Context: one part of a larger RNA
RNA sequence: UUGGGUUUAAAGGGUACGCAGGCGGGCUAUUAAGUCAGUGGUGAAAUCCCAUCGCUCAACGAUGGAACUGCCAUUGAUACUGAUAGUCUUGAAUAUAGUUGAAGUGGGCGGAAUGUGUAGUGUAGCGGUGAAAUGCUUAGAUAUUACACAGAACACCGAUAGCGAAGGCAGCUCACUAAACUAUUAUUGACGCUCAUGUACGAAAGCGUGGGGAGCGAACAGGAUUAGAUACCCUGGUAGUCCAUGCCGUAAACGAUGAUUACUAGCUAUUGGCAAUACACCGUCAGUGGCAAAGCGAAAGCAUUAAGUAAUCCACCUGGGAAGUACGGUCGCAAGAUUGAAACUC
Numbered sequence: 001u002u003g004g005g006u007u008u009a010a011a012g013g014g015u016a017c018g019c020a021g022g023c024g025g026g027c028u029a030u031u032a033a034g035u036c037a038g039u040g041g042u043g044a045a046a047u048c049c050c051a052u053c054g055c056u057c058a059a060c061g062a063u064g065g066a067a068c069u070g071c072c073a074u075u076g077a078u079a080c081u082g083a084u085a086g087u088c089u090u091g092a093a094u095a096u097a098g099u100u101g102a103a104g105u106g107g108g109c110g111g112a113a114u115g116u117g118u119a120g121u122g123u124a125g126c127g128g129u130g131a132a133a134u135g136c137u138u139a140g141a142u143a144u145u146a147c148a149c150a151g152a153a154c155a156c157c158g159a160u161a162g163c164g165a166a167g168g169c170a171g172c173u174c175a176c177u178a179a180a181c182u183a184u185u186a187u188u189g190a191c192g193c194u195c196a197u198g199u200a201c202g203a204a205a206g207c208g209u210g211g212g213g214a215g216c217g218a219a220c221a222g223g224a225u226u227a228g229a230u231a232c233c234c235u236g237g238u239a240g241u242c243c244a245u246g247c248c249g250u251a252a253a254c255g256a257u258g259a260u261u262a263c264u265a266g267c268u269a270u271u272g273g274c275a276a277u278a279c280a281c282c283g284u285c286a287g288u289g290g291c292a293a294a295g296c297g298a299a300a301g302c303a304u305u306a307a308g309u310a311a312u313c314c315a316c317c318u319g320g321g322a323a324g325u326a327c328g329g330u331c332g333c334a335a336g337a338u339u340g341a342a343a344c345u346c
Base pairs, nucleotide, nucleotide: 004317005316006315007300008299012314014201015200016199017198021194022193023192025088026087027086028085029084030083031082033081034080035077036076037075038074039073040072041071042070049065050064051063052062053061054060091191092188093187094186095184096183097182098181099180100179103177104176105175106174107173108172109171110154114150115149116148117147118146119145120144121143125136126135162169163168206247207246208245209244210243211242215241216240220236221235222234223233258313259312260311261310262309263308266291267290268289269288270287271286272285273284274283295302296301319346320345321344328339329338330337331336
């Protein structure tokens, strides 16, 4: 490179937007760039190939032919691709009327619990464990009552549920913002799909600055356990966890399954609409689950939410280790991230 692949064997980028690029709906006309056909010129000779001939044969050589798959010019063809012009509505979008949801951002409010403080009642234990001890407690603890303060998280509803591009999102309420779906088919008229580089978002942990700090709790200290115990268990406890702002840019970022479009038996549960009807049945869109036919698959399994049948575009793989390491580059305050080998070895 060809070919083959990417759920689990190596392999789908964490997610979206999107320039260039690639690909792109129906009809008509023009053009003739790609495409196809004819003709002319050129494509040196040698070489290669074919035929015949010459050196005793061969290598080698000679003659003729073919070939030189190309380029240029010209004359035509017009199905397809392209270009130009026009047109269409099914793709796409918009409008109108509704609906839906833990979608996002900012503010306000709430109760339960926990901890602490003050005061009251009250007296000898509390706590913790497999059992204990460290720890707290007569300076009055634990328990209980009242009041106050603080921070964080939102029981029940709650789900096999819902929303979001992904990460993710849950007390109530207000403001602002976004989305999806349905109905009418009203408007635009291909405005579309994908997307290297790029840009934005991106759990947790971590980092900078300023706050906050109830509970939990890396590190750390002590008590146990044990042969030991740098652990599991217990008592404490700093960073952190929380807020604002700026970085980091990674995860088993998983459905281990890229995006879009079309097609291919059924059954069943459920969410959001629409429509219809009136006591028991028939629908239609858009999602979310469970079975299962064809088909696919090495199998497990997948199966209209495909891993089936096809098409377009992107990303990625090519034996194990060395190694996601070294070196260099880029980014970062750092931690590190990203790009990413080889020798050698089996």
A computed fold for a 346-nucleotide part of an RNA from an uncultured prokaryote, annotated as small-subunit ribosomal RNA, central domain.
Its mean pLDDT, the model's own confidence on a scale to 100, is 87.